[in-house]
Context: one part of a larger RNA
Molecule: small-subunit ribosomal RNA, central domain
Organism: metagenome
Order: sequence, then C1' cells, then structure tokens
RNA sequence: UUGGGCCUAAAGCGACCGUAGCUGGGCCAGCCAGUUUCCAGAUAAAGCCCACGUCCUAAGCGUGGAAACCCUGGGAAUACUACUGGCCUUGGGAAUGGUAGAGGGCAAAGGUAUCUUUCCGGUAGCGGUGAAAUGCUAUAAUCGGAAAGAGACCACCGGUGGCGAAGGCGUUUGCCUAGAACAUGUCCGACAGUGAGGGUCGAAAGCCAGGGUAGCGAGCCGGAUUAGAUACCCGGGUAGUCCUGGCCGUAAACUAUGAGCGUUAGGUGUUUCCGUGCAUACGAAGCACGGUGGUGCCGAAGGGAAGCCGUUAAACGCUCCGCCUGGGAAGUACGCUCGCAAGGGUGAAACUU
Repeated sequence: UUGGGCCUAAAGCGACCGUAGCUGGGCCAGCCAGUUUCCAGAUAAAGCCCACGUCCUAAGCGUGGAAACCCUGGGAAUACUACUGGCCUUGGGAAUGGUAGAGGGCAAAGGUAUCUUUCCGGUAGCGGUGAAAUGCUAUAAUCGGAAAGAGACCACCGGUGGCGAAGGCGUUUGCCUAGAACAUGUCCGACAGUGAGGGUCGAAAGCCAGGGUAGCGAGCCGGAUUAGAUACCCGGGUAGUCCUGGCCGUAAACUAUGAGCGUUAGGUGUUUCCGUGCAUACGAAGCACGGUGGUGCCGAAGGGAAGCCGUUAAACGCUCCGCCUGGGAAGUACGCUCGCAAGGGUGAAACUU
C1' cells in the first nucleotide's frame, strides 16, 4: 500500500542492448471503440439519506420516498485518445566532408631500470635498522667496467587533458574494427522514449588446463620489538601477479545522484569542431571574437534539514523502469536456481528491542 520518498537518514539494478507492456511530434479527412450526454431496464431485503408515524424522550421500530458505482439495450455529440487513409519535417535515422582521441583486437619493433650468467679490474667486508640481528661473503661478495640472456613494466610528455555504456584505457609503428562531436541541410518520413522477463559486457581477488616467473609478494619460515606480538620494522619466500583458452559475476562497480525530453540569470578556465577577423614568404602553429559538443570552478532565481545543488540540478515539468517502509536476528535459514569449487542470485520467520 489511492500516501510519502530514494547524494549523505531505509532506498537508483555495476553498465548497456533489447522482447512484451506503458508512453509518444505537426496537419487534414474518415470512423465512433474509449469518452461525454439522454432514455429504458437491471441493481433481493435490511442498511445509508429524506419525510411522516409509533414509543413520555432517546435508542429502537413501522410506512413511504430518494440515492447508488458497475452492468444490459437503444438514441445523440465528436474536442481529446485509439483505429483507418493521406500529407509534413522540427524528434529519430541515413548520407557527404574534413577532424580529435591512452576506444577495442591482432602483430611487429623499441626503451631505461631490475635480476642472472660470463669475462676484466679490485679487496674485506656487504646488507639492513630507531638501534640491531637473522642474511650474503675468502668456492672472492659488496663496488667499478664490458657483453649476453630473461621476464615484467612503459619515466619525461601528463594536464580537476582525452576516449569509452560501465568496468576501464597510457612506449612506437602497421593492419583490422567501433563510437562521438562538428559542418552541410542531400535522402527516409515518427521509423521514437523507457524497458518487467531475457541477452551481452563487467576491476581486483579466486578457480580449471597449459605455459611463464625478473621484480614484487598473501599464506609460510626466520630475525627483531614487546608483558605477549599469530602485527607494525628487517632477511628469505610459495600461491599469485604475466601469457593463451575456459569459468566466476562480485566491489565505497561512487557523481554513494536510473534513462530520455523540454523549460529556467550569469561569470570564469579548459578541450574538440566550425565561422569571421588579425597575423603569416611557404607549411604548420598562433591571437581575438562568435557558435557547437564535452569537461571543471564560482554563483541569480529556485531547491534543500543542513552540508550543499544550482543549464553537467539535488530547480520547474512530462514519460518509463528499478528500489525503500524502525534497529537487530540477516543478506542469515529453508526452498529454487547458477557455479568445478569458492560462492553468487532470489530471500524470510520465531525471538528480541
């Protein structure tokens, strides 16, 4: 439960695509299903409402009347909605043009550092800490030089910069591929919005199979610290981190703010594209102004419990979906379902307060 809400109090699905459903631009005509209206029927009695009566009064009771959604049949109206037919271009889509970008996939190439090995030099310590010790080192370490190999990563540029639906994406080049903004106003002509179910994508960790393993490093083993120290600090170090294929499907998956459309002061950065002007030997870049899309900050009105939000709304409206309804028990139990498992999804109650 016909109410009120969802940034922070409970509450926006992690994100997108999309089925049904719901909702839907402008003009003309038709139709009359919804809708409006009229008539008739039906709507048991009691009750409710009105009048009168009865009871000394009230309650109660009796008689008569009225009302009544829905429903059935018939007549009328045609604004709106639906339906049918025709047309339109502003929503949406397509096209053309130049453009920006760590958007995605595959392949190749490169860079410094690190580690290991070999060679040369060199000698007694190195390392580590608050201080130490464990540890490494006379089988020559640490340190300096050279070469080779391996795996991971991608300094500077780098920016409240960019791209992506979200997760996320950062060396360079090539190939394949997706989306967006801008400009033109060429084509289609409402083709749209949302979206229960459903499908796809989805960080890290984890799982399966095969590879790889330099550095780092859960668990683990030592050394310290300490009353203790299952930690913080130090020395090691397995899984993992990396690659290929397949699972998992969760996060403070956060802007803690669902998607779409319209309306409502400005100021100031930045970024993309376009136009105009300036400047320019060419080319590229630049400066100023205006427009467009994005991304920040500050703020009018307004909103808000406040913090704050404020044309990127949490303002003012519309459409559709999801979700909330005291705390704990509990995101637990049971059932169902998905998963190899870990576990995920759905999701209570007793009891307690």